[in-house]
The prediction has a mean pLDDT of 80. Predicted 3D model of a 71-nucleotide RNA (transfer RNA) from a Minisyncoccota bacterium. The sequence is in RNAcentral, with records from ENA.
RNA sequence: GUGGUCUUGGUGUAAUGGUAGCACAAGGGCCUGUGGAGCCCUUAGUGGCGGUUCGAAUCCGCUAGGCCACC
Numbered sequence: 001g002u003g004g005u006c007u008u009g010g011u012g013u014a015a016u017g018g019u020a021g022c023a024c025a026a027g028g029g030c031c032u033g034u035g036g037a038g039c040c041c042u043u044a045g046u047g048g049c050g051g052u053u054c055g056a057a058u059c060c061g062c063u064a065g066g067c068c069a070c071c
Stems, first nucleotide, its partner, number of pairs: 001070007010024004018054001026042005047063005
C1' cells in the first nucleotide's frame, strides 16, 4: 500500500430498515436482629462525518481505532 473483519450503557452481549433489549455492575427502596440472598425502581449506550430512505445500530461513501491476510 491492497483486501477482509470488528466497534452498541461502566462490562459482556442481542436487535434480518419500523419503540435500542437482556445479564452483570452502580444508585435508591422493600425485606432482614446484622449481612447476604430475593423483590421493585432508577441512571446510563449504537466510534466520527456525510449520503440514501417516510423512517438507519442496520444500506452506501469517507474517516478513526483494534485484529487478520497478502504485498

Description:
The organism belongs to Minisyncoccota, within Bacteria. Its Rfam family is "tRNA". By type it is a transfer RNA.